Predicted 3D model of a 76-nucleotide RNA (c-di-GMP-I riboswitch aptamer) from a soil metagenome.
Model confidence (mean pLDDT): 86 of 100.
RNAcentral holds the sequence, with entries from MGnify.
RNA sequence: AAAGGGCAAACCCAUCGCGAGAUGGGGACGCAAAGCCACGGGACCUCCAAGAGAGGAGGCCAGCCGGGCUACCGAA
Numbered sequence: 001a002a003a004g005g006g007c008a009a010a011c012c013c014a015u016c017g018c019g020a021g022a023u024g025g026g027g028a029c030g031c032a033a034a035g036c037c038a039c040g041g042g043a044c045c046u047c048c049a050a051g052a053g054a055g056g057a058g059g060c061c062a063g064c065c066g067g068g069c070u071a072c073c074g075a076a
C1' cells in the first nucleotide's frame, strides 16, 4: 500500500445526574489503537473556605497531553 472491517464528533430524541457529564437510539467531524485503565499533568462541575484567606475535599473528561496493558491484516 491492499483486504476484511471497526469506532463514532457536533447535533437531535429519550432516560439518569444539582452539575460537569453518562447510557440507549439516530447521525458522521474525524480516529491505526477514537480498545481498556483516573497513575501524572490539564480542562470542567459540586461543596466548604476566603476578617483566620487565595486553598481544601469530592466528582467528571481516556476524542486534551503523557504513561501502562491488550490488539485485526500485511511489505515487514
Base pairs, nucleotide, nucleotide: 006031007030011026012025013024014023015022016021029063035069036068037067039066040065041064042061044059045058046057047056048055